Small-subunit ribosomal RNA, central domain from a Candidatus Magasanikiibacteriota bacterium, 357 nucleotides, folded computationally. The source organism's lineage runs through Bacteria, Bacteria candidate phyla and Candidatus Magasanikiibacteriota. Its Rfam family is "Bacterial small subunit ribosomal RNA". Gene Ontology terms of the family: ribosome and structural constituent of ribosome. RNAcentral holds the full RNA, with entries from SILVA.

[in-house]
Context: one part of a larger RNA
RNA sequence: UUGGGUGUAAAGGGUCCGCAGGCGGCAUAUCAAGUUACUUGUUAAAUCUUUGGGCUUAACCCAAAGGCUGCGAGUAAGACUGGUAAGCUAGAGACUGGGAGAGGCACGUGGAAUUUGUGGUGUAGUCGUAAUAAGCGUUGAUAUCACAAGGAACACCAAAGGCGAAGGCAGCGUGCUAGAACAGAUCUGACGCUCAGGGACGAAAGCGUGGGGAGCGAAAGGGAUUAGAUACCCCUGUAGUCCACGCCCUAAACCAUGAUUACUAGAUAUUGGAAGUAUCGACCCUUCCAGUGUCGUCUAAAAAAGCUAACGCGUUAAGUAAUCCACCUGAGGAGUACGGUCGCAAGACUAAAACUC
Numbered sequence: 001u002u003g004g005g006u007g008u009a010a011a012g013g014g015u016c017c018g019c020a021g022g023c024g025g026c027a028u029a030u031c032a033a034g035u036u037a038c039u040u041g042u043u044a045a046a047u048c049u050u051u052g053g054g055c056u057u058a059a060c061c062c063a064a065a066g067g068c069u070g071c072g073a074g075u076a077a078g079a080c081u082g083g084u085a086a087g088c089u090a091g092a093g094a095c096u097g098g099g100a101g102a103g104g105c106a107c108g109u110g111g112a113a114u115u116u117g118u119g120g121u122g123u124a125g126u127c128g129u130a131a132u133a134a135g136c137g138u139u140g141a142u143a144u145c146a147c148a149a150g151g152a153a154c155a156c157c158a159a160a161g162g163c164g165a166a167g168g169c170a171g172c173g174u175g176c177u178a179g180a181a182c183a184g185a186u187c188u189g190a191c192g193c194u195c196a197g198g199g200a201c202g203a204a205a206g207c208g209u210g211g212g213g214a215g216c217g218a219a220a221g222g223g224a225u226u227a228g229a230u231a232c233c234c235c236u237g238u239a240g241u242c243c244a245c246g247c248c249c250u251a252a253a254c255c256a257u258g259a260u261u262a263c264u265a266g267a268u269a270u271u272g273g274a275a276g277u278a279u280c281g282a283c284c285c286u287u288c289c290a291g292u293g294u295c296g297u298c299u300a301a302a303a304a305a306g307c308u309a310a311c312g313c314g315u316u317a318a319g320u321a322a323u324c325c326a327c328c329u330g331a332g333g334a335g336u337a338c339g340g341u342c343g344c345a346a347g348a349c350u351a352a353a354a355c356u357c
Stems, first nucleotide, its partner, number of pairs: 004328003007311002012325001014201004021194003025088002028085004033081002035077008048066007091191001092188003095184003103177007110154001115149007125136002162169002206247006215241002220236004258324006266295011306313002330357003339350004
């Protein structure tokens, strides 16, 4: 390489968009590039096969025919792939309608709480811990009342709930904006799927500039604990956490499970719609369609088939298939060195070998 694989053994790219490439619905006509058949040319010699011959035989040698492998030409076929032309509507998209949602961005706004400040009441403790101490407090703390300031986060609702491609998103209101689902079947007519390279987004931490700074809190200081204690516990506390703009581009970025399509028992919850029943009407109830989610635990009932080494998965598949992409190939050395690209840096991405077992 072929092959076999990628939930947990090595292995799914963090996510999406998307050029090239690969693959691609139904039906008609045509072309004949792929494809198939036949004919023919070529495919040096040697080698190979067959036949015949020559060395006493054989190896070996000679002759003839054939074969191998590919290429060219001609003729024919027209199923499939492909090209062209003109179509179709089941894929895909558009449109209309009424709904759902922490989807995104901006602006505004609310209450609770913590902290701080000012003032009032009030007096000796308070805080903290397993227990202490340090800390705070007669310059009046803690407690309590009123007012003010400022920052950050939004109790209840709240849920196995919802939305988003992923990261992620939660007080309330307004504006702008994106996507998905359902119903209708009005339009386009394969416009599709996947995607190397490329582009965009990408938690937290970190970086740059300027703000902000209540609480929390790496570092740091102090007090304990301890043999020690560069920790766990306590008191402080700087960066940071917050905002704007610009970088960084990594995560157990996890469902450790790539995307799309089709097929293969169910049960249950929820959202939207339709029909039926009922009603003055709505709700409830029943049925159907579509979407989203769950099937967990001690335990009780079953998780069907199938798959899996087992655990488990089981219409949201890890089942049965197809297409495309990514990745794996003993452990360590090592996600390291070197080189390259990117970055302000931290570093990221790409990525070996010697050697050892």